[in-house]
RNA sequence: CAUUCGCCGGCUGGAGAGAAGUUGCGGACGCUGCGGCGCCCGGCAGCUCACCGAAGGGGCAGGCCCGCAACGGGCCGAAACUCUCAGGUAAAAGGACAGGGGGAGAGGC
Numbered sequence: 001c002a003u004u005c006g007c008c009g010g011c012u013g014g015a016g017a018g019a020a021g022u023u024g025c026g027g028a029c030g031c032u033g034c035g036g037c038g039c040c041c042g043g044c045a046g047c048u049c050a051c052c053g054a055a056g057g058g059g060c061a062g063g064c065c066c067g068c069a070a071c072g073g074g075c076c077g078a079a080a081c082u083c084u085c086a087g088g089u090a091a092a093a094g095g096a097c098a099g100g101g102g103g104a105g106a107g108g109c
Base pairs, nucleotide, nucleotide: 001108003107004106005105007103008102011099012098013097018049020048021047022046023045024044025043026041027040029038030037031036050089051088052087056085057083058082059081062076063075064074065073066072
């Protein structure tokens, strides 16, 4: 310096998919013949199935190397694609990513 690159912290925006079922415990309320029974709960812990992809994680397209060569071997390896391990499926929270602005650097001129 109307320049480039990531990094740090803040602001704004930011999708998808059962407030699923069930068992035990706990708790609230009601009834009671005090033995219990009913009902509710965004509480705790499990189990079951269904579903989502945008924390994180795995896979590859591809690149490079070895090799005469192979449909062989090795190394590196992207995504919003893909898997769904993790995570998630009302709101809140979280949230890839995007856009201003701030800070400290590196590069370029």
Molecule: Glycine riboswitch aptamer
Organism: Rhodocyclaceae bacterium